The RNA shown here (transfer RNA) has 68 nucleotides and comes from Isichthys henryi. Its Rfam family is "tRNA". Its mean pLDDT, the model's own confidence on a scale to 100, is 83. NCBI's taxonomy places the organism under Eukaryota, Deuterostomia, Euteleostomi, Mormyridae, Isichthys. The sequence is in RNAcentral, with records from ENA.
RNA sequence: GUGAAUAUAGUUUAAAAAAACACUAGAUUGUGAUUCUAAAAAUAGAAGUUAAAGUCUUCUUAUUCACC
Numbered sequence: 001g002u003g004a005a006u007a008u009a010g011u012u013u014a015a016a017a018a019a020a021c022a023c024u025a026g027a028u029u030g031u032g033a034u035u036c037u038a039a040a041a042a043u044a045g046a047a048g049u050u051a052a053a054g055u056c057u058u059c060u061u062a063u064u065c066a067c068c
Stems, first nucleotide, its partner, number of pairs: 001067007010021004024038004044060005
């Protein structure tokens, strides 16, 4: 340089923005751990198509793989 793939919460997965763990607050406990409750937390970025885009198309960014 060419081609291909991937990018979702702090992490790991799923598609109906959902769950587990983690974090925060509260309850329980003499204190912790455990347990219970609640809250917060995301579609890599930008355009386009569509009644409707996490999903489809294009460009950019990052990572990985193959070839040279």